[in-house]
Source information: A computed fold for a 478-nucleotide part of an RNA from an uncultured bacterium, annotated as small-subunit ribosomal RNA, 3' major domain. The prediction has a mean pLDDT of 82. The RNAcentral record of the full RNA draws on ENA and SILVA.
Context: one part of a larger RNA
RNA sequence: UGACGGGGGUCCGCACAAGCGGUGGAGCAUGUGGUUAAUUCGAUGAUACGCGAGGAACCUUACCUGGGCUAGAAUGCUGGAUGGCCGAUCCUGAAAGGGGUUUUUCCCGCAAGGGACAUCCAGUAAGGUGCUGCAUGGCUGUCGUCAGCUCGUGCCGUGAGGUGUUGGGUUAAGUCCCGCAACGAGCGCAACCCCUAUCUUCAGUUGCCAACGGGUCAUGCCGGGAACUCUGAAGAAACUGCCGUCGUAAGACGCGAGGAAGGAGGGGAUGAUGUCAAGUCAUCAUGGCCUUUAUGCCCAGGGCUACACACGUGCUACAAUGGGGAGGACAAAGGGCUGCUACCUGGCAACAGGAUGCAAAUCUCAAAAACCUCUUCUCAGUUCAGAUUGUAGUCUGCAACUCGACUACAUGAAGCUGGAAUCGCUAGUAAUCGCGCAUCAGCAAUGGCGCGGUGAAUACGUUCCCGGACCUUGUACA
Numbered sequence: 001u002g003a004c005g006g007g008g009g010u011c012c013g014c015a016c017a018a019g020c021g022g023u024g025g026a027g028c029a030u031g032u033g034g035u036u037a038a039u040u041c042g043a044u045g046a047u048a049c050g051c052g053a054g055g056a057a058c059c060u061u062a063c064c065u066g067g068g069c070u071a072g073a074a075u076g077c078u079g080g081a082u083g084g085c086c087g088a089u090c091c092u093g094a095a096a097g098g099g100g101u102u103u104u105u106c107c108c109g110c111a112a113g114g115g116a117c118a119u120c121c122a123g124u125a126a127g128g129u130g131c132u133g134c135a136u137g138g139c140u141g142u143c144g145u146c147a148g149c150u151c152g153u154g155c156c157g158u159g160a161g162g163u164g165u166u167g168g169g170u171u172a173a174g175u176c177c178c179g180c181a182a183c184g185a186g187c188g189c190a191a192c193c194c195c196u197a198u199c200u201u202c203a204g205u206u207g208c209c210a211a212c213g214g215g216u217c218a219u220g221c222c223g224g225g226a227a228c229u230c231u232g233a234a235g236a237a238a239c240u241g242c243c244g245u246c247g248u249a250a251g252a253c254g255c256g257a258g259g260a261a262g263g264a265g266g267g268g269a270u271g272a273u274g275u276c277a278a279g280u281c282a283u284c285a286u287g288g289c290c291u292u293u294a295u296g297c298c299c300a301g302g303g304c305u306a307c308a309c310a311c312g313u314g315c316u317a318c319a320a321u322g323g324g325g326a327g328g329a330c331a332a333a334g335g336g337c338u339g340c341u342a343c344c345u346g347g348c349a350a351c352a353g354g355a356u357g358c359a360a361a362u363c364u365c366a367a368a369a370a371c372c373u374c375u376u377c378u379c380a381g382u383u384c385a386g387a388u389u390g391u392a393g394u395c396u397g398c399a400a401c402u403c404g405a406c407u408a409c410a411u412g413a414a415g416c417u418g419g420a421a422u423c424g425c426u427a428g429u430a431a432u433c434g435c436g437c438a439u440c441a442g443c444a445a446u447g448g449c450g451c452g453g454u455g456a457a458u459a460c461g462u463u464c465c466c467g468g469a470c471c472u473u474g475u476a477c478a
Base pairs, nucleotide, nucleotide: 001478002477003475004474005473007472008471009470010469011468012467013466015462016461019425020424021423022422023421026316027315028314029313030312031311032310033309034307041052042051063302064301065300066299067298068297069296075125076124077123078122079121080120081119082118083117087102088101089100090099091098092097105116106115107114108113127291128290130289131288132287136285137284138280139279140278141276143274148187149186150185151184152183153182154163155162156161167178168177169176193268194267195266196265198236199235200234201233202232203231204230208225209224212223213222214221239262242256243254244253245252246251318418322377323376324375325374326373327372328371334365335364336363339358340357343354344353345352346351384415389410390409391408392407393406394405395404431454432453433452434451435450436449437448
């Protein structure tokens, strides 16, 4: 100087408390540990375990078994040989591969020859998801969006170092004020950026329809309008600016005013010096090592989907604040030409056959659902719950056996609110309800990322648990 303490002081955080909803029990989905010829590899307290993977039937694919190739699957250079390549076809084979038949070049040039292209041979550069993340770059997690981390000059100390950065207040903040052997400065904080809440101006189609006219069973449907909604560009607006109380000041308080918004309005992006030899050599790049008829490359089949079991994360339930039936209403944000498909017909349905619009504020996916009204069920393993299994189908795809999703009929398991323990959340939040997108032929999506609808309860307080910040104290620690 740090680190640590079941030392002290001050302070903060869904850290506790106060509340609401879960997990732990059940079934299933998914990841992990254990088994295997292989169940490819990595990630492993917090900071691994719906993680890399934003799509494992083949491919992917790196793994296993077997069959093949050896300058090799791709690209370049040098030399030589051939005239092809493409196409058609035969044998063998699971395919890859191996062997064979057939057809056939272009440009310059009289020709010789040269060039282009392709194949083969020889040579040279290959290749490796092999090892080392404890040789590395880059990227990332975490402490932590915590308020810290440093420097120049000066001063103090023999020196390590200190001071500044401590103290008194204040703040979300090393934020600001006052004081002070310090005076200044940098990286962080804040602000500048984006979205959102209000208003104004401009613009008015594909969006809108108040007034006027026309028209329809009905619909901005038409003429038209530029008010309103909305769209999207530019501005305004919030600064403790005003008032009161307290205070030297910074600032704090006020069911004060005004205002759409009030003291950082709400949300995002933004992550200092460093810590964990944290993670990644399998995104990529790269040193060293290893391999070269194999640890490279091609192919078929299998595996990554296994199943006594153990754990994590989720979904669905155990019902009446509910289940079934009928009718009615209200979103936002996205996607669409190898696409989204109105509408019609067939089918109980998944879907199929026609047909139409739209490269989309125009057409379409599209039905929002919870909700409201009426009706039925009456507390039961049930008209709850839907696992499992059987049969018949649909669709994608070369192909659904291992191993796809969906539909119909039948079947109708566990489960009656979950021990010890444990998690999330402070407001348009939790809870609950649907909608969309990426990946994608299809889909194991209950995952991930977004969008809106309905919409709470509680916080006395900081003694305690956990983590952190500053000062101080002790130390057989560095």